Overview:
SAM riboswitch aptamer (S box leader) from uncultured Nocardioides sp., 139 nucleotides, folded computationally.
[in-house]
Formats: sequence, structure tokens, C1' cells
RNA sequence: CUCAUCCAGAGGGACUGAGGGAACGGCCCUGUGAAGUCCCGGCAACCGCCGCGUACCCCCCGUGCAGCCCCAGUGCUCACGGUCGCGGAAACGGUGCCAAAUCCGUCCCGGAGGCGAAGGUCGCGCCGGGAAAGAUGAG
Repeated sequence: CUCAUCCAGAGGGACUGAGGGAACGGCCCUGUGAAGUCCCGGCAACCGCCGCGUACCCCCCGUGCAGCCCCAGUGCUCACGGUCGCGGAAACGGUGCCAAAUCCGUCCCGGAGGCGAAGGUCGCGCCGGGAAAGAUGAG
């Protein structure tokens, strides 16, 4: 940088001792013990793994005691795999996660008209959608 997902799920102990929930605003959690480290446990199913299937026209990559040939190649053919979809397991491997929807909002659009102001509208709040930012995974 690209893609996918983010209203589900899952916590105890030891050490320690004041912060934490990314930022900002709000609202929360927290000496009935925050964050951190360690131990044990759990959740989930992104990758890996297993099964089935689609595509396999063209292009690309990998593999091959395979085949072919003016015995040569960065060659051709074939097969299998890579790709894609559905499903499965959670024993094993790589991560992740275990207060609150990513805790809510932030920027834009649409809707309904609740509250407060006053003026050709404004602010606060409500509902829906999209974005940004962030997190995790894969590349």
C1' cells in the first nucleotide's frame, strides 16, 4: 500500500500498585485492585489443515526418475498443484481476542420533527446510510 472482517463469543490466579478504555469530546471501568508481566483456562475460525465442487478459453507461477525433438532450450505437450466457491475439524501449527457495538460520537448525505433559542434560521438531541480514523488477519 491492497483486500476482507469489526451489533456474536470467551476470565481466573500470582506479582505489583494507579491508572485505563488509540486520539479529541462524551460516557464509563478502576484500591471489591487500573495498566503491565507471568501461569493456567477459554472464545473464535483469518491463514495453515481435511473433504467436495466450479473454472481450467487465454495469460502467469511451481513441481515432475513423465512424454516429444534437427539432443536443444528461458522450448513444446501432459499431469498435479497454485486460483475460486461450499462445507468440516479445533487434536496439531502461525496469529488474534476474552467490560460496554470498534463503548458512543467526530466528516458527509437522507429522514422524522423532540427540546432550547431567535430570525429568513441556529444549537442540542433521535433514526438510517456512507466515509474517515482505528483494530485484526492475509498478501
RNAcentral holds the sequence, with entries from MGnify. The organism belongs to Nocardioides, within Bacteria.